[in-house]
Predicted 3D model of a 74-nucleotide RNA (transfer RNA) from Plantactinospora sp. BC1.
RNA sequence: CGGGACGUGGCGCAGCUUGGCAGCGCGCCGCACUGGGGGUGCGGAGGUUGUCGGUUCGAAUCCGGCCGUCCCGA
Numbered sequence: 001c002g003g004g005a006c007g008u009g010g011c012g013c014a015g016c017u018u019g020g021c022a023g024c025g026c027g028c029c030g031c032a033c034u035g036g037g038g039g040u041g042c043g044g045a046g047g048u049u050g051u052c053g054g055u056u057c058g059a060a061u062c063c064g065g066c067c068g069u070c071c072c073g074a
Base pairs, nucleotide, nucleotide: 001073002072003071004070005069006068007067010026011025012024013023020057028044029043030042031041032040033039050066051065052064053063054062
């Protein structure tokens, strides 16, 4: 320098193909059970979907630029 993959709550990931209220597991907070720890059950909080633009009535999803990480090639 060229090509490719990925970026979504604190962590790990799904949702993208087929645009229409953003979800799962773990973790965190509260309550109940327990002498306590742990565990179980119930409830809850937490996301400008990497970033800037475009398309569209509507974008995590489609298109383009940029940034970051990884892989391949030179």

Rfam family: tRNA. The family's RNA type in Rfam is transfer RNA. The sequence is in RNAcentral, with records from ENA.